Context: one part of a larger RNA
């Protein structure tokens, strides 16, 4: 490299923007690189194939063709691709006119609930467990009520809901801001599709600031208890840390274990949110979530217009299991550590 593959056997990058590269809609018109065909030179001999000969045969060795699938120079064809300059509207952008959303940021504002802390009421037990106990309480605890403070997270509504490129978004409410989507016709005319490198984006944990903050809830820890022990798994405490600002980390089972577009391939039923309609009803049409099946595919389990069907462009990745996601160097990081990534060895 050629051929296989990548939902579950090895495998889709965590996701997204885009440079370069690769790919590319309809009509016509030049050019002829680049494809196709002729000619014409040149592709050294030896080899190798074929056909003949010569050594008693072969091995050898001699002649002839062949081939050397290339390159170059011309000369033609133009269907495709390219280049050139026309023109086009279905691809993709914009106008406009709507209706939905936990999309993002930033401030204000609210209630239940917890814990506190002051007063009142009351009095002997409260918490806890499978069962204790350690804890808390006559220095008035538990419980009840008032008042006040703080920090976190937002019950019901609530969904098989929605929205977001993913991670992910959920009290209410202002203001900034982003996408989608539907209708409608009107601009612009291929301006598209994908993308190595790069650049942002990136749940939790964790890291930095002589940062702030700390209610609850908890790694370490410390005590009770369980055990043959119990460094656990219950209980009672409890510290980072969980909340914030700003700045790092950049990894997860980052999942749908299933890349992105685009185009075709029977139906049913359910539900978001638009259009239009004679508007409770019923069906149609557009995006879009969900479930069952046809054909097809699949190893099967299943998938099936939201493909894992049937084509097509582009990019990423696999090549037996341990060794290793390890050493080695790099690069990035303040560190954890992250990215890139072997070999010996052995089954």
């Nucleotide at each position: 490299c050629u051929g296989g593959g990548u939902u579950u056997a090895a495998a889709g990058g965590g996701u997204g923007c885009g440079c370069a590269g690769g790919c590319g809609g309809u009509a016509a018109u030049g050019u002829a690189a680049g494809u196709c065909a002729g000619u014409g030179g040149u592709g050294a001999a030896a080899g190798c194939u074929u056909c003949c000969a010569g050594c008693u045969c072969a091995a050898c060795u001699g002649g002839a063709a062949a081939a050397c699938u290339g390159c170059c120079a011309u000369u033609g064809a133009u269907a495709c691709u390219g280049c050139a300059a026309u023109a086009c509207u279905u691809g993709a952008a914009u106008u406009u006119g709507g209706g939905a959303g936990a999309g993002g940021u930033a401030g204000g504002c609210g209630g239940a609930a917890u814990a506190c802390a002051u007063c009142a009421u009351g009095u002997a037990g409260c918490g806890g467990u499978g069962a204790a106990a350690u804890g808390c309480u006559u220095a008035g605890a538990u419980a009840u009520g008032a008042u006040g403070u703080a920090g976190a997270a937002c019950a019901c509504c609530g969904a098989u809901u929605g929205c977001g490129a993913a991670g992910g978004c959920a009290g209410c409410u202002u203001a900034c801001u982003a996408g989608a989507c539907c209708a409608a016709u009107a601009u612009u005319g291929a301006c598209g599709c994908u993308c190595a490198u790069g650049c942002a984006c990136g749940a939790a944990a964790g890291c930095g600031u002589g940062g702030g903050g700390g209610a609850g809830c908890a790694a370490a820890c410390a005590g009770g208890a369980u055990u043959a022990g119990a460094u656990a798994c219950c209980c009672u405490g409890g510290u980072a840390g969980u909340c914030c600002a700003c700045g790092c980390c950049c990894u997860a089972a980052a999942c749908g274990a299933u890349g992105u577009u685009u185009a075709c391939u029977c139906g049913a039923u359910c539900u978001u949110u638009g259009u239009g309609a004679u508007a409770u009803a019923c069906a149609a049409u557009a995006a879009g979530g969900g479930u069952c099946c046809a054909a097809g595919c699949g190893a099967a389990a299943g998938c099936g217009u939201u493909a894992a069907g049937u084509a097509a462009a582009c990019c990423a990745c696999c090549u037996g299991g341990g060794g290793a996601g390890u050493a080695c160097g790099u690069u990035c990081g303040c560190a954890a550590g992250a990215a890139u990534g072997a070999a010996a060895c052995u089954c």
This is a predicted structure of a 347-nucleotide part of an RNA (small-subunit ribosomal RNA, central domain) from an uncultured Bacteroidota bacterium. Its mean pLDDT, the model's own confidence on a scale to 100, is 88. It matches the Rfam family "Bacterial small subunit ribosomal RNA". Rfam links the family to the GO terms ribosome and structural constituent of ribosome.